[in-house]
RNA sequence: AAAUAACAUAGCCAAACUUAUCGUGAGGUAAGGACGGAAAGCCGCGGAUCUUUUUAUUCUUGUAGAAAGACAGCCGGGUUGCGAAU
Numbered sequence: 001a002a003a004u005a006a007c008a009u010a011g012c013c014a015a016a017c018u019u020a021u022c023g024u025g026a027g028g029u030a031a032g033g034a035c036g037g038a039a040a041g042c043c044g045c046g047g048a049u050c051u052u053u054u055u056a057u058u059c060u061u062g063u064a065g066a067a068a069g070a071c072a073g074c075c076g077g078g079u080u081g082c083g084a085a086u
Base pairs, nucleotide, nucleotide: 003086012037013036017032018031019030020029021028022027035073041079042078043077045076046075047074049070050069051068052067053066054065055064056063057062
């Protein structure tokens, strides 16, 4: 330096839900709260899912397409960091 996550040390993040607030919406932010997480740190590059608008079609409350968004705790990828034994 790299790989690896048995035991351990000191820590970290924070699901659902509640309250407030922003947004047409998916959802975001803050406080409380902990389901979980060895990158549940960061990045919308690829896919998936979701939302809005619109076009076509229709047994239709639907289906398919286009555009703009959301989502990093859906998967992959990129990038940075801590680190006990071996």